[in-house]
Context: one part of a larger RNA
RNA sequence: UUGGGCGUAAAGAGCGUGUAGGCGGCCAGGUAGGUCUGCUGUGAAAACUCGAGGCUUGACCUCGAGAUGUCGGCGGAAACCAUCUGGCUAGAGUCCGGAAGAGGAAAGUGGAAUUCCUGGUGUAGCGGUGAAAUGCGCAGAUAUCAGGAGGAACACCGGUGGCGAAGGCGGAUCUCUGGGCCUUACCUGACGCUGAGGCGCGAAAGCUAGGGGAGCGAACAGGAUUAGAUACCCUGGUAGUCCUAGCCGUAAACGUUGGGUGCUAGGUGUGGGCGGACAUCGACCCCGUCCGUGCCGAAGCUAACGCAUUAAGCACCCCGCCUGGGGAGUACGGCCGCAAGGCUAAAACUC
Numbered sequence: 001u002u003g004g005g006c007g008u009a010a011a012g013a014g015c016g017u018g019u020a021g022g023c024g025g026c027c028a029g030g031u032a033g034g035u036c037u038g039c040u041g042u043g044a045a046a047a048c049u050c051g052a053g054g055c056u057u058g059a060c061c062u063c064g065a066g067a068u069g070u071c072g073g074c075g076g077a078a079a080c081c082a083u084c085u086g087g088c089u090a091g092a093g094u095c096c097g098g099a100a101g102a103g104g105a106a107a108g109u110g111g112a113a114u115u116c117c118u119g120g121u122g123u124a125g126c127g128g129u130g131a132a133a134u135g136c137g138c139a140g141a142u143a144u145c146a147g148g149a150g151g152a153a154c155a156c157c158g159g160u161g162g163c164g165a166a167g168g169c170g171g172a173u174c175u176c177u178g179g180g181c182c183u184u185a186c187c188u189g190a191c192g193c194u195g196a197g198g199c200g201c202g203a204a205a206g207c208u209a210g211g212g213g214a215g216c217g218a219a220c221a222g223g224a225u226u227a228g229a230u231a232c233c234c235u236g237g238u239a240g241u242c243c244u245a246g247c248c249g250u251a252a253a254c255g256u257u258g259g260g261u262g263c264u265a266g267g268u269g270u271g272g273g274c275g276g277a278c279a280u281c282g283a284c285c286c287c288g289u290c291c292g293u294g295c296c297g298a299a300g301c302u303a304a305c306g307c308a309u310u311a312a313g314c315a316c317c318c319c320g321c322c323u324g325g326g327g328a329g330u331a332c333g334g335c336c337g338c339a340a341g342g343c344u345a346a347a348a349c350u351c
Base pairs, nucleotide, nucleotide: 003323004322005321006320007305008304012319014201015200016199017198021194022193023192025088026087027086028085029084030083031082033081034080035077036076037075038074039073040072041071042069048066049065050064051063052062053061054060091191092188093187097182098181103177104176105175107173109171110154115149116148117147118146119145120144121143125136126135162169163168206247207246208245209244210243211242215241216240220236221235222234223233258318259317260316261315262314263313266296267295268294269293270292271291272290273289274288275287276286300307301306324351325350326349333344334343335342336341
C1' cells in the first nucleotide's frame, strides 16, 4: 500500500459551528465534458506471447501474427454522471396557534443549618476513638435562651423524571434570551448531508490581578496506631473551594458506541403534545398518533459477553482513527501558554 477493522482485543476527535472538498429528491427538454461505440492515424526496431521454419538438438537465429495507450482525428448514441433551461413537493426551511422544561445571562431576595461575636441561665467538664491522647474549659467551656455578623450550599418535592451540542444545569421572584416538540399544511421550492483546515464552547485542578473566606480542607503541625507509619483514625490548619476580569484546554470529557438518511417482529414502564370514543362540558380510564427516555425480548449480528426501531441488524453518504508489546504519547523540531504544561510526533535498541 492493498485489505480488514474501531462497545469490551489497537482504533470515534470532549462538543459544536462552518470554509474548501466529497456526496445528493421527483418530472420534462437541450448540450455532449465524463461514459459507450464505429472508422482511421500513430504506438520504430529489438525484447515478450503464439504459429511456422533454420543450425544433428538446445540455447540461439529467421519469418509471420498478436499484444502494448486514461493516445490523436472524424462520425454516432444519450441510459447514467455533469452542465443549461423550465417545472414539482415527499427532503430542508418558514408563518399562525399551543404546551413542557434544574437550557443560558443578569439583578435583587428567602428559610433551615454550621461557625463566630454580645448578653442571660448554669457548673465541671466537653470533645474525640476500636481504645486513647493531642485539643477546648473555673480568664466559666460543653448544654440552653435571646440578639447580631458573615460566607457557602439549597433538605423535603426529586423520579433508570426534565433540559442542554457537549462540559453541564436544582430554594423562590422579576427582566433579557437560545433550542427542541405538537397541531394546521399557509409560504419558499432542493435552499440538503457531511465537513480537511479555521473559529467558538469546554468538569475539576492549576495560573495572574483584585475582592471574599462560614464550613470543608491538599501542604504542614501535633496526637494515636505500628517493627517503622513521611498513611489509614483523631485534634488543628494554609493554599484552594466562593465572586469579578483574564488565562489554561485537559479527564474513565464514557453509552469507553462520530454525524446523517431509509428499511427491518413485538411486549411493558415513564415524560411532553395532539386527535378520537364514553360523557351536556371537564377530569380519570380506553383507543390512535407524533416526539423523547428506560427495561425485556424475534429475526439478524457478535469471538463471546451482549446489541436488538434509542442497533453493535440491513444498506448508502461524509469525516476521524487503528496496524505486535516495550522504548513513548517520550526525544528533537515547530506552534500555543505567564507558568504548569498542551498539540503535533519519531528512531536506535529490545522481546
Background: A computed fold for a 351-nucleotide part of an RNA from an uncultured bacterium, annotated as small-subunit ribosomal RNA, central domain. The prediction has a mean pLDDT of 86.